[in-house]
Molecule: Bacterial RNase P class A
Organism: Rhodocyclaceae bacterium
RNA sequence: GAAGUCCGCCAGGCAGCCGCUGUGCGCCCCCGGGUGCAUGGAGGAAAGUCCGGGCCCCAUAGAGCAGGAUGCCGGCUAACGGCCGGGCGCCGUGAGGCGAUGGAAAGUGGCACAGAGAAUAGACCGCCUAAGUCCGCAAGGACCGGCAAGGGUGAAACGGCGGGGUAAGAGCCCACCGCAGUCCGUGGCAACACGGCUGGCACGCUAAACCCCAUCCGGGGCAAGGCCAAAUAGGGAAGCCAUGGCGCUGCUCGCGCCGCUUCCGGGUAGGCUGCUAGAGCGGCGCGGCAACGCGUCGCCCAGAGGAAUGGCUGCCGGGCAGCUUCGGCUGCCUCACAGAACCCGGCUUAUCGGCGGACUUCCAAU
Numbered sequence: 001g002a003a004g005u006c007c008g009c010c011a012g013g014c015a016g017c018c019g020c021u022g023u024g025c026g027c028c029c030c031c032g033g034g035u036g037c038a039u040g041g042a043g044g045a046a047a048g049u050c051c052g053g054g055c056c057c058c059a060u061a062g063a064g065c066a067g068g069a070u071g072c073c074g075g076c077u078a079a080c081g082g083c084c085g086g087g088c089g090c091c092g093u094g095a096g097g098c099g100a101u102g103g104a105a106a107g108u109g110g111c112a113c114a115g116a117g118a119a120u121a122g123a124c125c126g127c128c129u130a131a132g133u134c135c136g137c138a139a140g141g142a143c144c145g146g147c148a149a150g151g152g153u154g155a156a157a158c159g160g161c162g163g164g165g166u167a168a169g170a171g172c173c174c175a176c177c178g179c180a181g182u183c184c185g186u187g188g189c190a191a192c193a194c195g196g197c198u199g200g201c202a203c204g205c206u207a208a209a210c211c212c213c214a215u216c217c218g219g220g221g222c223a224a225g226g227c228c229a230a231a232u233a234g235g236g237a238a239g240c241c242a243u244g245g246c247g248c249u250g251c252u253c254g255c256g257c258c259g260c261u262u263c264c265g266g267g268u269a270g271g272c273u274g275c276u277a278g279a280g281c282g283g284c285g286c287g288g289c290a291a292c293g294c295g296u297c298g299c300c301c302a303g304a305g306g307a308a309u310g311g312c313u314g315c316c317g318g319g320c321a322g323c324u325u326c327g328g329c330u331g332c333c334u335c336a337c338a339g340a341a342c343c344c345g346g347c348u349u350a351u352c353g354g355c356g357g358a359c360u361u362c363c364a365a366u
Stems, first nucleotide, its partner, number of pairs: 001362010012316007020041010043337001047348002050346005055221004067217005072086005087101001088099004102212002107210002109206003124151002126147003132143004159177002162174003178201001179199003183196005225273004235264006244258005280299008318333006
């Protein structure tokens, strides 16, 4: 200098004017508004609502079945399907990246096409005639047979390569490699790794196929939930009966209903609350490889709710296009993705441009 890998961060800046909204203080009308001043006012994802938790209501003896999720080992955490560290496999020269990564000698199923044969292996081409039978004087041929080395098919063909062996061959035998084992040793908390011993080698692949094993899981959500509480209708209690209407009866008494007043309870509209000081943020120190934890100091950082957080102008910065005498000039954009709705920890997805740190490979020079 070039090409990359990983981690972290920013998300146009300043000023002026006009608005919107929360809070505090003052004033006015007068108990709900208006107004002045001060001050706060979107994000790294506020998004998808995919996981996990707090909080709230309901349900709930205990256990099991069903169902769902997760799935190497160790750690972190309130918890997790998240994160950190490690193991193993694959990819990359490398820094690094990716992996639902338990079990296929418990059972069931599937393996298209091609191919002789796809799991009780198989014989299309091919290789071999040693033994046996027959023909032939013989060479040789036919039959009976043997083989799985080579070719071919396939994603995959029942260990690989070399040597011995053989008629030709074959773990048939041997060395090395691979594989297997309730086996032994060493290292490691463990996953696992390395070495040894034994076994000629059997058990193909598929579990985001059923299934088996282990662990976890009650349901619903702030429109949860709580409080205050008009009008109307209906309910309950007490009282009033002067008169009346209806029913039991044709009459009297009595009873019931209709009526009036007061009180009570549920509850709709509406209002208040829940609502934002929290697994909070920042600095420093300590422990830990890290995720993270502990201590201490400092800070307060949106709470709307038909739902505010905006608009205009100027300067600077950025991007795009055109022109260029390479000094710049002009025009356009006002910026990518995107807008809180109870809160928090994650994951995933979207994203113009830029900054910082650590590391890798190559080239050149010292």